[in-house]
C1' cells in the first nucleotide's frame, strides 16, 4: 500500500417561526404555559413467549415441529462454547441424529442397481478345442459396480500374503458429554431418512376485530345439544344464541403502554447470561398525529412509516466512522 | 391488524408415489377443401413451470428465503 475476515457504531447538522397527536398544570372558560412523540429493520409474519378466553386446558392416539454435544434463557428453529466433517494459504465460512430394527425407491445405460442368489459384457489364463475349467487385474455402462496405493506370490489373478492409509468390532485410557488417542483383531458389509420409519425431546385451541364494562338499535323464524380444536374418554353447562336464512347498530370506555424497559458502575462466569446498586421515563392514535417555511453549513442524505407487548430469525439498505484479525508486497 | 389459498403456453387448467412427462382444450401459423370466408380435416410452432437458494445421481414435484395476486374475518338480539 494492496486485497481480504469478523464485528459495531450511525443513518444530514444547528437555529428560528408556524402546525399535528398524548400527557399534566393554571384558567377571567376566550384561551395560555411546560413536557414527550417512530425504526434499525416499525417490514415479512418465519419461530419463540408474554396477556386473553374457552374447565386457571385433564388422559389417551393421531398430527406437528426441533435435531452433533454442553451451558444460557421466560422460550425458541436464537445465542456462547466445544466436536466431527467440508472450503480457504491463512483470519474465517458452511453444515449436522440412526442406514448394523425394519419397509419403499434407485429411471435410461448396462451382464449385473444391493447383498451375497452364481455379479461377468469385452477381456485375463490352462488346454489342440467353439470341449471341460480357473480368475476378475484390466477395458465398457453408470450418480453410485464388491475397500485404495505399492510390494510379494500366481499358470492368470484374487487381503491369498505383507506395509500404509479408510472404515468396522472389541480392550485399555482421556473428557460431564459429542468424541478423541492408544493397541489388538478379522479382514470390506451402497446411496436416499428436505421418503415411510426409529429414537430423544417439545407440542391443547385460538388470538387485542382476544377479551370486559356501558349506550343505541331491531324481528323474528328454521336446524341441531353445545363448550371441542381431528378422534375417542373425562368434565362443564342446559336452553345456551352453536350453525344457516332474515334483522339492527356502527357510538363510549378498559385492555393500551413502566417494561423479561433504557443508560451507569460493581460482583460471580471462558462466554452468551446473572445477581446487584444508583439514576432516568422513552408515542399510544382509531380514518389514524411526527410535517411545512426560513437562514447558514457540509460528502446534498439509502431502505423506509408505530396500531397489544417483548426476544430472535430472515429480507431490504445512498454513504460515512470505529475495533480485532489474515495474506502478500515494499521500506527501515 | 388477523387469519387462509394460488402462481405451469397468449387465455382457462391437468400433471398420482421425484426419472422414459412437460401435456390437454380455445386461441395462433401453414396447407387441404370453396367463387371466396366460416365451420370442417392435416401438420406444426409456442415454456427459464413467479423468482433465488438448497437436498437428490436426477426437482413442476421435496425443504428454505423473497415476489405478485385473490379470499375470509367486527358487533348486538
Nucleotide at each position: 500500500g494492496g486485497a481480504g475476515a469478523g464485528g459495531g457504531a450511525u443513518g444530514g447538522g444547528u437555529g428560528g417561526u408556524c402546525g399535528c397527536g398524548g400527557g399534566c398544570c393554571u384558567u377571567u372558560c376566550g384561551a395560555g404555559g411546560c413536557c414527550c412523540g417512530a425504526g434499525g429493520a416499525a417490514a415479512g409474519u418465519c419461530c419463540g413467549g408474554a396477556c386473553u378466553c374457552c374447565a386457571c386446558a385433564g388422559g389417551g392416539c393421531a398430527g406437528g415441529g426441533u435435531g452433533c454435544u454442553g451451558g444460557g434463557u421466560a422460550a425458541u428453529a436464537c445465542c456462547c462454547a466445544g466436536g466431527a466433517g467440508g472450503a480457504g494459504c491463512g483470519a474465517u465460512c458452511c453444515u449436522c441424529g440412526g442406514a448394523g430394527a425394519g419397509g419403499g425407491c434407485c429411471a435410461c445405460a448396462g451382464a449385473a442397481a444391493c447383498u451375497u442368489c452364481a455379479a461377468a459384457c469385452c477381456g485375463c489364463c490352462c488346454g489342440a478345442a467353439c470341449a471341460g475349467g480357473g480368475c476378475a487385474a484390466g477395458g465398457g455402462u453408470g450418480a453410485a459396480a464388491a475397500g485404495g496405493u505399492g510390494a510379494g506370490g500366481u499358470a492368470a489373478g484374487a487381503g491369498c500374503u505383507c506395509a500404509c492409509c479408510a472404515g468396522c468390532a472389541c480392550u485399555g485410557g482421556g473428557g460431564c458429554g459429542a468424541c478423541c488417542c492408544a493397541g489388538u483383531g478379522g479382514c470390506u458389509c451402497g446411496g436416499u431418512a428436505a421418503c415411510c420409519c426409529c429414537c430423544a425431546c417439545c407440542u391443547g385451541g385460538a388470538g387485542c376485530a382476544a377479551g370486559g364494562c356501558c349506550g343505541a338499535g331491531c324481528a323474528g323464524g328454521g336446524g341441531u345439544g353445545g363448550g371441542u380444536g381431528g378422534c375417542c374418554c373425562g368434565c362443564c353447562c342446559a336452553u345456551a344464541c352453536c350453525c344457516c336464512c332474515g334483522g339492527g347498530u356502527a357510538g363510549g370506555c378498559c385492555g393500551c403502554u413502566c417494561g423479561a424497559g433504557g443508560a451507569g458502575g460493581g460482583c460471580g462466569g471462558a462466554a452468551a447470561c446473572g445477581c446487584u446498586c444508583u439514576c432516568c421515563c422513552c408515542a399510544g392514535a382509531u380514518a389514524g398525529a411526527u410535517g411545512a417555511c426560513c437562514a447558514c453549513c457540509c460528502u446534498c442524505g439509502a431502505c423506509a412509516g408505530a396500531a397489544u407487548c417483548c426476544g430472535g430469525c430472515u429480507u431490504a439498505c445512498a454513504g460515512u466512522c470505529c475495533c480485532u484479525c489474515u495474506c502478500c508486497g515494499u521500506g527501515a | 391488524c388477523g387469519g387462509g389459498g394460488a402462481g405451469u403456453a397468449g387465455c382457462u387448467c391437468a400433471g398420482g408415489u421425484g426419472g422414459c412427462c412437460a401435456g390437454a382444450g380455445c386461441g395462433c401459423c401453414a396447407g387441404a377443401a370453396u367463387c371466396g370466408g366460416g365451420a370442417u380435416c392435416u401438420g406444426g410452432a409456442g415454456g427459464u413451470c413467479g423468482c433465488g437458494g438448497g437436498u437428490u445421481c436426477a426437482a413442476g414435484u421435496c425443504c428454505c428465503g423473497c415476489c405478485u395476486c385473490c379470499c375470509c374475518g367486527a358487533c348486538c338480539a
Predicted 3D model of RNase P RNA and transfer RNA as a complex of 409 nucleotides.
Rfam match: Bacterial RNase P class A. The family's RNA type in Rfam is ribozyme. Rfam links the family to the GO terms dimeric ribonuclease P complex, ribonuclease P activity and tRNA processing. About the family: Ribonuclease P (RNase P) is a ubiquitous endoribonuclease, found in archaea, bacteria and eukarya as well as chloroplasts and mitochondria.